[in-house]
Context: one part of a larger RNA
Molecule: small-subunit ribosomal RNA, 5' domain
Organism: uncultured prokaryote
RNA sequence: GAACGAACGCUGGCGGCAGGCCUAACACAUGCAAGUCGAGCGCACCUUCGGGUGAGCGGCGGACGGGUGAGUAACGCGUGGGAACGUGCCCUUAGGUACGGAACAACAGGUGGAAACGACUGCUAAUACCGUAUGAUCCCUUCGGGGCAAAGAUUUAUCGCCUUGGGAUCGGCCCGCGUUGGAUUAGGUAGUUGGUGGGGUAAUGGCCUACCAAGCCUACGAUCCAUAGCUGGUUUGAGAGGAUGAUCAGCCACACUGGGACUGAGACACGGCCCAGACUCCUACGGGAGGCAGCAGUGGGGAAUCUUGGACAAUGGGGGCAACCCUGAUCCAGCCAUGCCGCGUGAGCGAUGAAGGCCUUAGGGUUGUAAAGCUCUUUCACCGGUGAAGAUAAUGACGGUAGCCGGAGAAGAAGCCCCGGCUAACUCCGUGCCAGCAGCCGCGGUAAUACGGAGGGGGCUAGCGUUGUUC
Numbered sequence: 001g002a003a004c005g006a007a008c009g010c011u012g013g014c015g016g017c018a019g020g021c022c023u024a025a026c027a028c029a030u031g032c033a034a035g036u037c038g039a040g041c042g043c044a045c046c047u048u049c050g051g052g053u054g055a056g057c058g059g060c061g062g063a064c065g066g067g068u069g070a071g072u073a074a075c076g077c078g079u080g081g082g083a084a085c086g087u088g089c090c091c092u093u094a095g096g097u098a099c100g101g102a103a104c105a106a107c108a109g110g111u112g113g114a115a116a117c118g119a120c121u122g123c124u125a126a127u128a129c130c131g132u133a134u135g136a137u138c139c140c141u142u143c144g145g146g147g148c149a150a151a152g153a154u155u156u157a158u159c160g161c162c163u164u165g166g167g168a169u170c171g172g173c174c175c176g177c178g179u180u181g182g183a184u185u186a187g188g189u190a191g192u193u194g195g196u197g198g199g200g201u202a203a204u205g206g207c208c209u210a211c212c213a214a215g216c217c218u219a220c221g222a223u224c225c226a227u228a229g230c231u232g233g234u235u236u237g238a239g240a241g242g243a244u245g246a247u248c249a250g251c252c253a254c255a256c257u258g259g260g261a262c263u264g265a266g267a268c269a270c271g272g273c274c275c276a277g278a279c280u281c282c283u284a285c286g287g288g289a290g291g292c293a294g295c296a297g298u299g300g301g302g303a304a305u306c307u308u309g310g311a312c313a314a315u316g317g318g319g320g321c322a323a324c325c326c327u328g329a330u331c332c333a334g335c336c337a338u339g340c341c342g343c344g345u346g347a348g349c350g351a352u353g354a355a356g357g358c359c360u361u362a363g364g365g366u367u368g369u370a371a372a373g374c375u376c377u378u379u380c381a382c383c384g385g386u387g388a389a390g391a392u393a394a395u396g397a398c399g400g401u402a403g404c405c406g407g408a409g410a411a412g413a414a415g416c417c418c419c420g421g422c423u424a425a426c427u428c429c430g431u432g433c434c435a436g437c438a439g440c441c442g443c444g445g446u447a448a449u450a451c452g453g454a455g456g457g458g459g460c461u462a463g464c465g466u467u468g469u470u471c
Base pairs, nucleotide, nucleotide: 001471002470003469004468006467007466008465009464010463013343014342015341016340017339018338019336020335021301026299027298028297030296031295032294035060036059037058040057041056043054044053045052046051067254068253069252076179077178078177079176080175081174082173085171086170090167091166092165094163095162096161097160098132099131100130101129107122108121109120111118112117138147139146140145152159153158180226181225182224187217188216189215192214193213194212195211196210197209198208199207229251230250231249232248233244234243235242236241256277257276258275259274260273279290280289281288282287307333309332310331311330315329316327317326318325319324346376347375348374349373356367357366358365359364380412382407383406384405385404386403390398415460416459417458418457419456420441421440422439426455427454428453429452430451436443437442
């Protein structure tokens, strides 16, 4: 000098754009953050007889979006390759959609419990479940053969369902190289390293298991310890390099702590389930409920970081044929000089160089065209009117916002740090090694340009200084 997610002190007019718990992955009151479909189905209720409402069965979605950085030194990430895989919805190819059956919720009945929530008996529908048939293809095969499917709805135009080939997208797996410090960590390893058979998986593989062999890694740093999410980037620098990984984007990991599986195309699942633990709450003491590292918000910690706001209008997502519903994603608004950028706080004329202040050699000098005064202007702010684009025929939260027009009046708007040298800027008074200053050198013990005040000056300016960190 530059930079900052900054903080602190003094000060503070406006706008645009951005940013805003770096600390306790500490604990959380309250509300909201994932629903939707009656064009799959039965029931109950309401009905203006058009339809609507409610819980339930069923379907799709709750694996996306959003948060956080605890863990992780690892194929986690980056980059470049690979073969033994999967892929709902979407696009495309070919074919099919036949005949039957038994249940379970809801509901009804009585019943247990304080509650959460159940257990029993009976009835019922389906795009829920099961059987049979067929099967172009598909799968297995000893090539003889064997095996596997479906669901209907309706406003009659469609939406679906099943099998199959391909595609697209997304994902799982493997490998080369790169990826912090410590040797005051030198040996580590028994499913360990390899093989064979088997199991398991969508798939390769000690992934798992039985047997066999005794290997495997390591001073080119194994193992252990400490630290850390990685990257595109950011910052500094002429570069090389150093430091860093907020916002935005990609990947990973996590969801009170630990473990586990279920469902499913996909999870070992933030707002799903089970078990254990800690904590909080309810309880009739028998037993139950909960998980903000979603958006706001509260307490706590801290030098320090915002509203318990509006809207689905736009973009996007889920469901639905659609109308539409949901969406704290998102778009906006609120707060904060936290940063960057822009603008303003007036302009011209104005010497008796006024008054006052300060200095003085008492003549004067300086503040200083500065003020007053005269003549103007009206950006921004203020008042009144008008009033968008963003939306495509309709639909605008923002918002009566931005912009435009008119009006009044210089009117509402300047501070902070410094002045010994480095380093731009000097005098007086006070103080007297005191009080104090200080980044370094150093100032202060009676004339201090270095302390405190004043006048003057220098620098930057809605900021200016200080502190911290990086180069």